[in-house]
RNA sequence: UAAGAAAAGCCAAACCUGCCGCAAGGUGGGGACGGAAAGCUGCGGGUCAUUUAUGAUAGCCGAGCUGCCUUAA
Numbered sequence: 001u002a003a004g005a006a007a008a009g010c011c012a013a014a015c016c017u018g019c020c021g022c023a024a025g026g027u028g029g030g031g032a033c034g035g036a037a038a039g040c041u042g043c044g045g046g047u048c049a050u051u052u053a054u055g056a057u058a059g060c061c062g063a064g065c066u067g068c069c070u071u072a073a
Base pairs, nucleotide, nucleotide: 001072002071003070004069010035011034015030016029017028018027019026020025033059039065040064041063043062044061045060046057047056048055049054050053
């Protein structure tokens, strides 16, 4: 620098449940469908909610920043 077959270690969808929120949804616990950035940032687009100008979504796509393992050069 390029790539992603594996997974030591890591995260944790649906669902159940305590709490917060009008809601979308967030968060603790249980639980694993999956993930090589499923780490961080709402910057562009999309979607969703509502008290309609604010909010949610990073596990929708793109972008920016950072990073683990393995392989090859």

A computed fold for a 73-nucleotide RNA from Desulfogranum marinum, annotated as c-di-GMP-I-GGC riboswitch aptamer. The model forms 90% of the base pairs in the Rfam consensus. Its mean pLDDT, the model's own confidence on a scale to 100, is 80. It was read from a public genome assembly, where an Rfam model found it.